[in-house]
The prediction has a mean pLDDT of 81. Transfer RNA from Candidatus Woesebacteria bacterium RIFCSPHIGHO2_02_FULL_42_20, 71 nucleotides, folded computationally.

RNA sequence: GCCCUCUUAGCUUAGUGGUAAAGCAGCGGUAUCGUAAACCGCAAACGUCAGUUCGAUUCUGACAGAGGGCU
Numbered sequence: 001g002c003c004c005u006c007u008u009a010g011c012u013u014a015g016u017g018g019u020a021a022a023g024c025a026g027c028g029g030u031a032u033c034g035u036a037a038a039c040c041g042c043a044a045a046c047g048u049c050a051g052u053u054c055g056a057u058u059c060u061g062a063c064a065g066a067g068g069g070c071u
Base pairs, nucleotide, nucleotide: 001070002069003068004067005066006065007064010024011023012022013021018054026042027041028040029039030038047063048062049061050060051059
């Protein structure tokens, strides 16, 4: 220098044009003599900027970051 893949909650992963799901972690509660486990509930996220579209987390482009390959 060129090419490929990835970027979703504090962490690990789903999802795929129309409502963003779960586990752990966090907070509150139930229960207990008490703590933990358990059960119930709550909060929390689509890397940035453009484009296409009635509608974009999803499709396209650029940029940023991470990883890999070739030279």